[in-house]
Context: one part of a larger RNA
RNA sequence: UGACGGGGACCCGCACAAGCGGUGGAGCAUGUUGUUUAAUUCGAAGCAACGCGAAGAACCUUACCUACUCUUGUAUCCUCCUUUUGACUUUCAGAGAUGAUUGUCUUCGGUUCGGCCGGGGGAGUGACAGGUGCUGCAUGGCUGUCGUCAGCUCGUGUCGUGAGAUGUUGGGUUAAGUCCCGCAACGAGCGCAACCCUCAUCGUAUGUUGCCAUCAGGUAAUGCUGGGCACUCGUGCGAGACCGCCGGUGAUAAGCCGGAGGAAGGUGGGGACGACGUCAAGUCAUCAUGGCCCUUACGAGUAGGGCUACAAACGUGCUACAAUGGUGGUGACAGUGAGCAGCCACUCCGCAAGGAGGCGCUAAUCUCUAAAAGCCAUCUCAGUUCAGAUUGUCCUCUGCAACUCGAGGGCAUGAAGUUGGAAUCGCUAGUAAUCGUGGAUCAGCAUGCCACGGUGAAUACGUUCCCGGGUCU
Numbered sequence: 001u002g003a004c005g006g007g008g009a010c011c012c013g014c015a016c017a018a019g020c021g022g023u024g025g026a027g028c029a030u031g032u033u034g035u036u037u038a039a040u041u042c043g044a045a046g047c048a049a050c051g052c053g054a055a056g057a058a059c060c061u062u063a064c065c066u067a068c069u070c071u072u073g074u075a076u077c078c079u080c081c082u083u084u085u086g087a088c089u090u091u092c093a094g095a096g097a098u099g100a101u102u103g104u105c106u107u108c109g110g111u112u113c114g115g116c117c118g119g120g121g122g123a124g125u126g127a128c129a130g131g132u133g134c135u136g137c138a139u140g141g142c143u144g145u146c147g148u149c150a151g152c153u154c155g156u157g158u159c160g161u162g163a164g165a166u167g168u169u170g171g172g173u174u175a176a177g178u179c180c181c182g183c184a185a186c187g188a189g190c191g192c193a194a195c196c197c198u199c200a201u202c203g204u205a206u207g208u209u210g211c212c213a214u215c216a217g218g219u220a221a222u223g224c225u226g227g228g229c230a231c232u233c234g235u236g237c238g239a240g241a242c243c244g245c246c247g248g249u250g251a252u253a254a255g256c257c258g259g260a261g262g263a264a265g266g267u268g269g270g271g272a273c274g275a276c277g278u279c280a281a282g283u284c285a286u287c288a289u290g291g292c293c294c295u296u297a298c299g300a301g302u303a304g305g306g307c308u309a310c311a312a313a314c315g316u317g318c319u320a321c322a323a324u325g326g327u328g329g330u331g332a333c334a335g336u337g338a339g340c341a342g343c344c345a346c347u348c349c350g351c352a353a354g355g356a357g358g359c360g361c362u363a364a365u366c367u368c369u370a371a372a373a374g375c376c377a378u379c380u381c382a383g384u385u386c387a388g389a390u391u392g393u394c395c396u397c398u399g400c401a402a403c404u405c406g407a408g409g410g411c412a413u414g415a416a417g418u419u420g421g422a423a424u425c426g427c428u429a430g431u432a433a434u435c436g437u438g439g440a441u442c443a444g445c446a447u448g449c450c451a452c453g454g455u456g457a458a459u460a461c462g463u464u465c466c467c468g469g470g471u472c473u
Base pairs, nucleotide, nucleotide: 007473008472009471010470011469012468013467015463016462019427020426021425022424023423026319027318028317029316030315031314032313033312034310035309042053043052064305065304066303067302068301069300070299073128076127077126078124079123080122081121082120084119086105087104088103091100092099093098108118109117110116130294131293133292134291135290139288140287141283142282143281144279146277151190152189153188154187155186156185157166158165159164170181171180172179196271197270198269199268201239202238203237204236205235206234207233210229211228212227215226216225217224242265245259246258247257248256249255321420325379326378327377328376329375330374337368338367339366342361343360346357347356348355349354386417391412392411393410394409395408396407397406433455434454435453436452437451438450439449
């Protein structure tokens, strides 16, 4: 000077408390460990690994295993040959890669007219290519974390022999090293805040693909048509919030409390934004890269298999255990987004998944496109008209191909499960809870992830305690 203390003082945070809903018990999904395996590729490891890299493993992916193959290898350079092209195709062997083979059409560009230049194909030779091989403890870049915590420093001056201190401490205040006052300090930088995006109000400009108040026409009905841009809305540009005003309080300060006005009030809500640094944190498998290693193999190709195994353990989720419910009927209302190898209206067929026709739309125009809620009926507390695992069987779709190993539908089957021990997690408002919807990836495959709207709570006395953090000592 730091760090640490079951030392002290002060302060903060869904940290506790107050509440609401979960996890831990069940079944399943998914990740991990372990075990197994020819292989079950590799990485991630307390918080900060474990629905993580992976925004999607049937083949491919794929890095793993087995088998069969190739050896200058789809790059660049050098030498030689080709007499210089490109496309389609037959047959045979084979798991295929590959090897052998047949036919048809076509005949590269420039040119100094020289096989001169460029391009293509083949062969050779060696320099080399190649490596998801090792080292993240050699590295760059990127990222997590403490933590959106309020801190971390510098110049000059002063103090100290010096390490260093001061400033940055103190009294108030703030979400904040935020600001005020004081002070051997005076200033400054990186952070904080603001500037950026978005939501909430208004004005203004514009008015189609959006909208329809007024006028007219038309329909079974509909902005359907003429028309209009008032309204909604979309897109620009502005206004608006600053403790600005009033009162109280405070050191007459910074500020704090209450009120008015206002769409919004004291940071208005949300986002982006992450200081000096810490963890030799993570990543050599995104990429790049030093060193080391392999070079007829640790490189490359193909087929099949594996990554999907299953005594067991853990994490994260989904679905339930029911009456605030299940089933049948009826039936209203969104917002993000996405769409041409696509979204698919509508009609018909099928119990359904889906199929057959087929309109519109490269989209404010067309399509995907709601559910819970509400209303009516029924069930009456049961392992049930709860729950849906598992299994049998018949189908549908995608795709060369669903055996290992896809998703979906029908019928039948109807397991555990009656609210979950110790323990433990999230959340303070349009939040939790609950309901559906969209998107990326994607041929197909979502209980995951990222987003969107609908319905919509309870509680916070307080800071003694648990955890983490900050300041002083």
Molecule: small-subunit ribosomal RNA, 3' major domain
Organism: uncultured bacterium